This is a predicted structure of a 71-nucleotide RNA (transfer RNA) from a Gemmataceae bacterium.
[in-house]
RNA sequence: GGGCCUGUGGUCCAACGGGAAGACGCCGGCCUGGUGUGCCGGCAACACGGGUUCAACUCCCGCCAGGUCCA
Numbered sequence: 001g002g003g004c005c006u007g008u009g010g011u012c013c014a015a016c017g018g019g020a021a022g023a024c025g026c027c028g029g030c031c032u033g034g035u036g037u038g039c040c041g042g043c044a045a046c047a048c049g050g051g052u053u054c055a056a057c058u059c060c061c062g063c064c065a066g067g068u069c070c071a
Stems, first nucleotide, its partner, number of pairs: 001070007010024003018054001026042005048062004
């Protein structure tokens, strides 16, 4: 330098172009003599910049970071 893969809450991980899900964690409540378990509710995310589209996490281009292969 080139090819491929990945990038989503604090962490892990989903999402046929049409309301960003789930688990752990965190906060609040219920339960309890108290704590834990358990139950209910809540907060919180699409690496970045453009483009296409009525509509983009998703498609296209660029760029950044990580991984891998080639040189």
Its mean pLDDT, the model's own confidence on a scale to 100, is 82. Its Rfam family is "tRNA". It is annotated as a transfer RNA. The sequence is in RNAcentral, with records from ENA.